[in-house]
Molecule: transfer RNA
Organism: Coprinopsis sp. MPI-PUGE-AT-0042
Parts: sequence; C1' cells; structure tokens
RNA sequence: GCCCUCGUAGCUUAAUGGUUAUGGCGCCAGACUUCUAAUCUGGAGGUUGCGAGUUCGAGUCUCGCCGUGGGUA
Repeated sequence: GCCCUCGUAGCUUAAUGGUUAUGGCGCCAGACUUCUAAUCUGGAGGUUGCGAGUUCGAGUCUCGCCGUGGGUA
C1' cells in the first nucleotide's frame, strides 16, 4: 500500500430501516441496618468515532476520513 473485522454512557453490551436507543457493572439518593457491607427502590449520565449521501424516517444502508484488531507482500 491493498483486503477484512470492529467503533453505542466511566466500563461492558443489546437494538428487523420505524414509539422516548436496551440490560449489567459502576456512580448518586432513599429504604433497611447501631454503623459498614449485602439486599431492595428510585435517579442522573448518550453529538451511537467524525463528515457527507440515500430515505418520509439511519445506531442500522452507501461513500470518504480517523482510530482499533487481524491478514497479505
């Protein structure tokens, strides 16, 4: 250089082109407890890597770029 995979919250993960993007861990608050832990309940946190295109509608499809992992000479 060329080919392929992947990129979604602090970490991890789901989502058949269609409601307000899902769950777990973590974080915050409350309940419980003498206190802590555990358990239970609630809450906050997202430019779905960046840009453009297709579409009535894109996390999903197409193109370019960036990054990650692998293959190739």